[in-house]
RNA sequence: UUGCCCGUCGACCAAUGGUGAGGUCGUCUCGCUGAUAACGAGGAAAUGCCAGUUCAAAUCUGGCCGGGCAAA
Repeated sequence: UUGCCCGUCGACCAAUGGUGAGGUCGUCUCGCUGAUAACGAGGAAAUGCCAGUUCAAAUCUGGCCGGGCAAA
RNA backbone atom coordinates (compact mmCIF):
# COMPACT_ATOMS: atom_id res chain seq x y z
C1' U A 1 0.00 0.00 0.00
C1' U A 2 -3.92 -3.61 -1.43
C1' G A 3 -7.77 -7.29 -0.17
C1' C A 4 -10.95 -9.53 3.54
C1' C A 5 -13.28 -9.63 8.48
C1' C A 6 -14.79 -7.07 12.95
C1' G A 7 -16.51 -2.54 16.08
C1' U A 8 -23.53 -2.81 20.72
C1' C A 9 -23.80 -1.04 28.69
C1' G A 10 -17.69 -2.23 32.85
C1' A A 11 -17.04 -7.76 30.57
C1' C A 12 -19.15 -11.47 27.26
C1' C A 13 -23.12 -12.17 23.82
C1' A A 14 -28.21 -11.35 21.37
C1' A A 15 -31.61 -8.36 18.30
C1' U A 16 -36.41 -10.39 10.10
C1' G A 17 -35.25 -2.77 8.07
C1' G A 18 -40.65 -1.93 12.30
C1' U A 19 -43.04 -3.47 20.12
C1' G A 20 -39.63 0.76 25.12
C1' A A 21 -32.11 -2.12 21.95
C1' G A 22 -32.66 -7.67 25.34
C1' G A 23 -29.80 -11.63 28.24
C1' U A 24 -25.78 -13.48 31.70
C1' C A 25 -21.99 -11.76 34.94
C1' G A 26 -20.44 -7.31 37.33
C1' U A 27 -22.03 -2.60 39.76
C1' C A 28 -25.60 0.43 43.01
C1' U A 29 -30.06 0.59 46.32
C1' C A 30 -33.62 -2.01 49.27
C1' G A 31 -35.28 -6.58 51.62
C1' C A 32 -33.49 -11.01 54.32
C1' U A 33 -29.28 -11.97 58.47
C1' G A 34 -26.44 -10.70 64.87
C1' A A 35 -22.99 -9.89 60.53
C1' U A 36 -21.15 -11.65 55.79
C1' A A 37 -22.20 -14.81 51.79
C1' A A 38 -26.19 -16.92 49.27
C1' C A 39 -31.16 -15.66 47.94
C1' G A 40 -35.35 -12.09 46.55
C1' A A 41 -36.96 -7.15 44.49
C1' G A 42 -35.64 -2.78 41.98
C1' G A 43 -32.26 1.03 39.53
C1' A A 44 -28.17 3.11 36.53
C1' A A 45 -25.41 1.92 32.27
C1' A A 46 -24.37 0.69 25.23
C1' U A 47 -25.25 0.57 18.94
C1' G A 48 -17.08 3.95 17.04
C1' C A 49 -17.82 8.96 14.03
C1' C A 50 -20.00 11.67 9.71
C1' A A 51 -23.12 11.49 5.57
C1' G A 52 -26.67 8.79 2.16
C1' U A 53 -31.05 5.44 1.01
C1' U A 54 -35.92 4.61 3.33
C1' C A 55 -42.28 6.28 5.98
C1' A A 56 -38.75 3.83 9.34
C1' A A 57 -31.45 2.12 10.10
C1' A A 58 -27.84 -1.35 15.50
C1' U A 59 -29.14 -3.70 10.73
C1' C A 60 -28.47 -1.49 3.90
C1' U A 61 -24.68 1.99 1.05
C1' G A 62 -20.27 5.46 1.04
C1' G A 63 -16.30 7.91 3.64
C1' C A 64 -13.36 8.32 8.08
C1' C A 65 -11.31 6.25 12.77
C1' G A 66 -9.75 1.88 15.52
C1' G A 67 -8.58 -3.56 15.82
C1' G A 68 -7.43 -8.39 13.49
C1' C A 69 -5.85 -11.67 9.31
C1' A A 70 -3.51 -12.29 4.50
C1' A A 71 -0.50 -10.58 0.34
C1' A A 72 3.28 -7.32 -1.37